[in-house]
């Protein structure tokens, strides 16, 4: 200095009130939430992960932002106004239940001992 490799732990939040109705945390009004890496601090800039089909190779799906200000630099900060949210179930679900006491991006640590 801290390579390869091995192991451990961590690793997604949110329906509260009212209305209609036989029935809705699913519809309507008001509300609430925001994984990981990069970059001037990001749900909506770039990239990654979670779903479904298939024996496999592989295929399908993979959302959403503008305006003004500061600044060398910000679609990331500040102000304002918006928008988005897999699959299955059920009265139509980002928030309920389920696959999931699961898996993953990734983060931290230990061992290790390359040079």
């Nucleotide at each position: 200095u801290g390579a390869a490799g091995u192991c451990u732990u961590u690793g997604a939040g949110g329906c509260g009130g009212g209305g209609u109705g036989c029935g809705a945390u699913u519809c309507c009004c008001c509300a609430c939430c925001g994984g990981c890496g990069g970059u001037a601090c990001a749900g909506c800039c770039c990239g990654c992960a979670a779903g479904c089909c298939g024996a496999g190779a592989g295929g399908c799906a993979u959302g959403a932002u503008c305006c003004g200000g500061u600044g060398u630099g910000a679609u990331u900060c500040c102000g304002g106004a918006g928008c988005c949210g897999a699959c299955a179930g059920u009265a139509u679900a980002g928030u309920c239940u389920g696959g999931a006491u699961g898996a993953u991006a990734a983060a931290a640590g230990a061992c290790g001992g390359u040079c």

FMN riboswitch aptamer (RFN element) from Schwartzia succinivorans DSM 10502, 115 nucleotides, folded computationally. Its Rfam family is "FMN riboswitch aptamer (RFN element)". Rfam's curators write: The RFN element is a highly conserved domain that is found frequently in the 5'-untranslated regions of prokaryotic mRNAs that encode for flavin mononucleotide (FMN) biosynthesis and transport proteins. Gene Ontology term of the family: FMN binding. Model confidence (mean pLDDT): 78 of 100. RNAcentral records the identical sequence in 2 taxa.